Molecule: small-subunit ribosomal RNA
Organism: uncultured Halomonas sp.
RNA sequence: AGAGUUUGAUCCUGGCUCAGGAUGAACGCUAGCGGCAGGCCUAACACAUGCAAGUCGAGGGGUAGAAAGUGCUUGCACUUUUGAGACCGGCGGACGGGUGAGUAACGCGUAUGCAAUCUGCCUUGUACAGGGGAAUAGCCCAGGGAAACUUGGAUUAAUGCCCCAUAGUAUUAUAGAACGGCAUUGUUUUAUAAUUAAAGAUUUAUCGGUACAAGAUGAGCUUGCGUCCCAUUAGCUAGUUGGUGUGGUAACGGCACACCAAGGCUACGAUGGGUAGGGGCCCUGAGAGGGGGAUCCCCCACACUGGUACUGAGACACGGACCAGACUCCUACGGGAGGCAGCAGUGAGGAAUAUUGGACAAUGGGCGCAAGCCUGAUCCAGCCAUGCCGCGUGUGUGAAGAAGGCCUUCGGGUUGUAAAGCACUUUCAGCGAGGAAGAACGCCUGUCGGUUAAUACCCGGUAGGAAAGACAUCACUCGCAGAAGAAGCACCGGCUAACUCCGUGCCAGCAGCCGCGGUAAUACGGAGGGUGCAAGCGUUAAUCGGAAUUACUGGGCGUAAAGCGCGCGUAGGUGGCUUGAUAAGCCGGUUGUGAAAGCCCCGGGCUCAACCUGGGAACGGCAUCCGGAACUGUCAGGCUAGAGUGCAGGAGAGGAAGGUAGAAUUCCCGGUGUAGCGGUGAAAUGCGUAGAGAUCGGGAAGAAUACCAGUGGCGAAGGCGGCCUUCUGGACUGACACUGACACUGAGGUGCGAAAGCGUGGGUAGCAAACAGGAUUAGAUACCCUGGUAGUCCACGCCGUAAACGAUGUCGACCAGCCGUUGGGUGCCUAGCGCACUUUGUGGCGAAGUUAACGCGAUAAGUCGACCGCCUGGGGAGUACGGCCGCAAGGUUAAAACUCAAAUGAAUUGACGGGGGCCCGCACAAGCGGUGGAGCAUGUGGUUUAAUUCGAUGCAACGCGAAGAACCUUACCUACCCUUGACAUCUACAGAAGCCGGGAGAGAUCCUGGUGUGCCUUCGGGAACUGUAAGACAGGUGCUGCAUGGCUGUCGUCAGCUCGUGUUGUGAAAUGUUGGGUUAAGUCCCGUAACGAGCGCAACCCUUGUCCUUAUUUGCCAGCACGUAAUGGUGGGAACUCUAAGGAGACUGCCGGUGACAAACCGGAGGAAGGUGGGGACGACGUCAAGUCAUCAUGGCCCUUACGGGUAGGGCUACACACGUGCUACAAUGGCCGGUACAAAGGGUUGCCAACUCGCGAGAGUGCGCUAAUCCCGAAAAGCCGGUCUCAGUCCGGAUCGGAGUCUGCAACUCGACUCCGUGAAGUCGGAAUCGCUAGUAAUCGUGAAUCAGAAUGUCACGGUGAAUACGUUCCCGGGCCUUGUACACACCGCCCGUCACACCAUGGGAGUGGACUGCACCAGAAGUGGUUAGCCUAACGCGAGAGGGCGAUCACCACGGUGUGGUUCAUGACUGGGGUGAAGUCGUAACAAGGUAACCA
Repeated sequence: AGAGUUUGAUCCUGGCUCAGGAUGAACGCUAGCGGCAGGCCUAACACAUGCAAGUCGAGGGGUAGAAAGUGCUUGCACUUUUGAGACCGGCGGACGGGUGAGUAACGCGUAUGCAAUCUGCCUUGUACAGGGGAAUAGCCCAGGGAAACUUGGAUUAAUGCCCCAUAGUAUUAUAGAACGGCAUUGUUUUAUAAUUAAAGAUUUAUCGGUACAAGAUGAGCUUGCGUCCCAUUAGCUAGUUGGUGUGGUAACGGCACACCAAGGCUACGAUGGGUAGGGGCCCUGAGAGGGGGAUCCCCCACACUGGUACUGAGACACGGACCAGACUCCUACGGGAGGCAGCAGUGAGGAAUAUUGGACAAUGGGCGCAAGCCUGAUCCAGCCAUGCCGCGUGUGUGAAGAAGGCCUUCGGGUUGUAAAGCACUUUCAGCGAGGAAGAACGCCUGUCGGUUAAUACCCGGUAGGAAAGACAUCACUCGCAGAAGAAGCACCGGCUAACUCCGUGCCAGCAGCCGCGGUAAUACGGAGGGUGCAAGCGUUAAUCGGAAUUACUGGGCGUAAAGCGCGCGUAGGUGGCUUGAUAAGCCGGUUGUGAAAGCCCCGGGCUCAACCUGGGAACGGCAUCCGGAACUGUCAGGCUAGAGUGCAGGAGAGGAAGGUAGAAUUCCCGGUGUAGCGGUGAAAUGCGUAGAGAUCGGGAAGAAUACCAGUGGCGAAGGCGGCCUUCUGGACUGACACUGACACUGAGGUGCGAAAGCGUGGGUAGCAAACAGGAUUAGAUACCCUGGUAGUCCACGCCGUAAACGAUGUCGACCAGCCGUUGGGUGCCUAGCGCACUUUGUGGCGAAGUUAACGCGAUAAGUCGACCGCCUGGGGAGUACGGCCGCAAGGUUAAAACUCAAAUGAAUUGACGGGGGCCCGCACAAGCGGUGGAGCAUGUGGUUUAAUUCGAUGCAACGCGAAGAACCUUACCUACCCUUGACAUCUACAGAAGCCGGGAGAGAUCCUGGUGUGCCUUCGGGAACUGUAAGACAGGUGCUGCAUGGCUGUCGUCAGCUCGUGUUGUGAAAUGUUGGGUUAAGUCCCGUAACGAGCGCAACCCUUGUCCUUAUUUGCCAGCACGUAAUGGUGGGAACUCUAAGGAGACUGCCGGUGACAAACCGGAGGAAGGUGGGGACGACGUCAAGUCAUCAUGGCCCUUACGGGUAGGGCUACACACGUGCUACAAUGGCCGGUACAAAGGGUUGCCAACUCGCGAGAGUGCGCUAAUCCCGAAAAGCCGGUCUCAGUCCGGAUCGGAGUCUGCAACUCGACUCCGUGAAGUCGGAAUCGCUAGUAAUCGUGAAUCAGAAUGUCACGGUGAAUACGUUCCCGGGCCUUGUACACACCGCCCGUCACACCAUGGGAGUGGACUGCACCAGAAGUGGUUAGCCUAACGCGAGAGGGCGAUCACCACGGUGUGGUUCAUGACUGGGGUGAAGUCGUAACAAGGUAACCA
């Protein structure tokens, strides 16, 4: 410090998620030791039991008991000593300890004030303590009661209570004086009057007591500032605000009361609601901040809930009192008792939090003179890995790299120096032995010094002594033995360090986010290995960070979320130049405070650390005083540059009112006139013979103002358009004068505000929601057409919204230019249709700059300043509820639950478009011939079957794999057999191998007989082959073409596809490859931030077309010769043809034209051939998870007496049907008969087979030749010549069937081909639709070959005859390039919207219902306090009166409680509304392309 995630990719915006820290934690797995900390966050729920506040006999009386003694009636009395508990009295129970319910408050923090206060114990100082009295507990006696407790009587003490005296500088009152201050007033002081005090104890020296003053400590009150959320809480307040008086308090004060006044608080957030103890500090963070308020410290509040006072220095009192309430307990039913939010502990709640421990040894507290007692404060121990820190679980050596595990390409790798082995060590734990510090003060004794009158006391020193340790079987040290007792948890797809195997098969499961899992999962589960941390490791929760994702530091608002529709203006914020003053802000310094602990720094102590401890720094703050005067503020004065006023002008659809004009539409009247008009893509509805439409004339009415007209004008915006008049606002220009900061912005507020809509009254020509009809359509509640009402218009009043847009708030300043245009002004001259300058508006480019990019760019989205508004992921939702406004429609303000991991912006590359441009192709068109109809052949689907084996399925499956299923093939079915196997390798044994028989069986197979002894040799044996045996293994046309290789199809022989370097861009990418021409072509040329290159194109290759050279047999034969009935038959020849080798030739080379002087195109010449001469092979990057595991190869999976192997028979040939591809036809351009002519290319020894004979024929017999330019297949056919048939289901057509044969083959039944005789079906040119072909092509004719025993209408090849047509590119299909739009990227077979149906979830409304809190009104009124008091009682004091006290009664206040009526909030509710999410549901097709009617806003 960042990372993952939106996209095909990119940049941005933006959310979600992760890595870090930390916790009073909890849960899961695991667990050796120690130190230091921490430990009910929930029910302020209820509590059994024990303990937590007592102490003082040196305040008082005094008892039980005990001991001793005496008397003696031996169980009583007395004396002495001692003396518990209880009682009176004092001090303390207001501290310490707990909890956080309440409290949004002077509660807390900080600073200040009290001239408005109190303060026990403590310290200091001054003064004092005289004399009396009456009671009352206890105890005793007698009662009541279950108990708690209580009544009466008698008697008694005190440091308890009371009276008198004394008394100042105390208090009060009155009258003064001095001084000071801060307004009320304070301090000091004088005089007079009045009032108030005391207590004793004992060990005789102290302690205690009273008054006053001061201090210290503690407490009370006041004030400034700070202190959470909600405005969907906007008004609150009657003791309320103030005054006067009185009361009350320690004290000020409406604190309380009486009277008077009408105030007080609030947008700088009152009131109300919700939540919450506050702080030091803690966590996090660079900081600013954010979150928290456990432990420790300070403050506050509370003590079962509510109220109340008493006592006291202090309380309205946790372990006190009274009352009310709820609850619990006891009870003899009459009545009583209680309060763990003290320490333990129990129940309950909860995910969750400990022992009914020890000790007062230390520290501290209470009481006491003290010893001491008390102390669940405290110190310790126990439990808990809850946290932090430390230590250990060994160390060294050790390669045969052991065994085992795991993986493997089978070679090995890894676990791994790891283990074992060898040599060492002993921390910690264990056992044994030793063993500190925490203890000092105080007390006692001796002594010294100081003080003093003092050898007391006291203080200090010194020596000695006694008692005292919970922890503690402590820490620590030594010894002993032995590697001995001590490692887990999470993770390993990316983020994020760490990888393989097996299992599973969208199942089981994982998951923080993205996402894994559908048969090869590094993501699930297990294992091996690895990584990280380690006595812990993970998970969960909540928190800060990262998040600049609320932005003060430190963000934004044209298009991503975000500028109010526009003005005016209040508060507020901000504000020109200059002089003086002031000192609030500001700056410098002083003083005080900012507790301690904590954090930080430097030291010290525990072996280190955590921890503890000393010192320092810091504590950003607040207050105080002194000083400064630049800036801001304030006050006073001046100025004119901002702003405004006056004067003079011109421009303008600026606004309001009134008037007026012409054109057009419609309607009415009349004339002319006749059959249609109108409307559409095409139609129809509609109008018209009752006279439309058309045309002419006249009239009526309403609305709107053609041309001018313009990125022209005006206005704040909405908006404004004929002409004239009146009234009126603003801007602009010019020059001068005036005012003198008067300014800018603007929360609330207020005004204006298109269209639609609403109310009332008018008006209504045209247009036109709704509605009606006609079309379109699957439907058409639409688009189109014919009609048509609100409305549109006017007046008045509402509404207050729009994509109210420049999606750009207002104002001001500054920052290059160039070109238009509107309205003014100035200057110049050549006086124009001119030029230059300036200014106000309004436009186009563009620099710097800016921006995510697009873009903006003086009219900023640049650089700055002022102010306002607004935003914070998408959906839910601009919705619900509430408030306000409105007649309504609705507007405005404005959430949450829930849900998703995205949603969005700009730009890029593709793809697509019922977008555009250019171009090509038998793509269309123009032609020729077919298919689709018939019969048959063949393939497929379907059906059937024991099986009809399998694959191929739009183009690109279907005469395809199959160049050939009777058996075989064959993979399928049935039956019968084999199990190391039909085939390969290895081991052992035997035997040559082989050949010929016989028997059984459907055969495989089984039984049996004979024959045969080979080759090499170093003589051991070996090689090949056969058989037997056992196991390794064989075997599989079993699955997966979506695990693969290879091969193939297709787009497409389409012209494309890319790269390097450079350049541009943040980037994806672009450029090049686009543009202008041209081409069959990214072919070439030119231009050009590109320059080059590669794969494709073309060419090189084969074939064909012309010629030449060479060669000459089996081919050829012109010339010469021989010969035949005839034939290159023979000699010979090498001219020709052919053959097969090599060359030549064609390149837009030449000429003319066009073009840009290019590329190229057009025409021509020559030439066998001309612009790629024809044909073939050749197929770029890629697409289709295209096809093939059944050609072959191959990973994985599966079968192993079978899914392998063998045999026989059957099937692949089935047949209501549908489709594809073909053949033959339907006839006269023909059929049949006879005669006759001309090929090419192939094949042949398991073969082709001549000639001859036989057969009507298929063929048969016999047999020459040929291993082929020699012989054979072999006849070419259409054609030509002649004849016949004459339009008919025929002399067409040949299916089907009957009979007879031939051939192949082991075998033609299922199931071959052919021949002959007979039979003679459909069919008379084929619906919708659809295919091929542009020249030696289509069409037509025959020939051959591969496969093959046999079996082509198929396939491949060959030649013969040999056309027609192409104007052209509008349209259909496919393709290429450029451009445009896009919400598509699995890419239009895309994406995507809404209703309905089903399931689930949260939520609104809802007759209501139930709770909680609360306002108001009223009733009621315990205890208590205060007032009153006719009643009753009454010690001290007093001669008495009386005084004082108490009881009772009553009044006021008031808690609980009750009634009524409101408000807020929570839960629930039949039914209901929309919303969200769900598997491949239903209906349509709204949006994205011109989305097929452009979309969107109100």